[in-house]
Molecule: FMN riboswitch aptamer (RFN element)
RNA sequence: AAUAUACUUUGGGGAUUGGUGAAAUUCCAUACCGGCAGUAAAGUCUGCGAAGAGCUACAGCUCCCGAUAAGGUGAGUAGUUAAACUACGAUUCCUUAACCGACGGUAAAGUCCGGAUGAGAAAAGUGAAAG
Numbered sequence: 001a002a003u004a005u006a007c008u009u010u011g012g013g014g015a016u017u018g019g020u021g022a023a024a025u026u027c028c029a030u031a032c033c034g035g036c037a038g039u040a041a042a043g044u045c046u047g048c049g050a051a052g053a054g055c056u057a058c059a060g061c062u063c064c065c066g067a068u069a070a071g072g073u074g075a076g077u078a079g080u081u082a083a084a085c086u087a088c089g090a091u092u093c094c095u096u097a098a099c100c101g102a103c104g105g106u107a108a109a110g111u112c113c114g115g116a117u118g119a120g121a122a123a124a125g126u127g128a129a130a131g
Base pairs, nucleotide, nucleotide: 006126007125008124009123010122017029018028019027031111032110033101034100035048036047037046038045043099044098052063053062054061055060068097069096070095071094072093076088077087078086079085103114104113105112
């Protein structure tokens, strides 16, 4: 210096104000929220986790798995000896306008209550053999 590996900790947010009604934070109007990694900084890209279904040798595996456009900018990339210039270049940035959100309960729920003082992608830290 690097690393097998062990342990510890952390690890999901949000209903405001009205309307109707016997009853709704569930309907209507309005408001609010956005797990982890990658990549130009992402709820909508790619992958993962979670939820749901099935199998199981109980380690895990399989299935399932929502939703974005337009304009602008140009980190950067390529051409070029270089400057200049040209082309490409963000679904992530900026502007505008949209859209999405497991299961059970209950007046129909992304936001309330519950499984859940759970699980977990992953992040940080500590210790550290042999060579």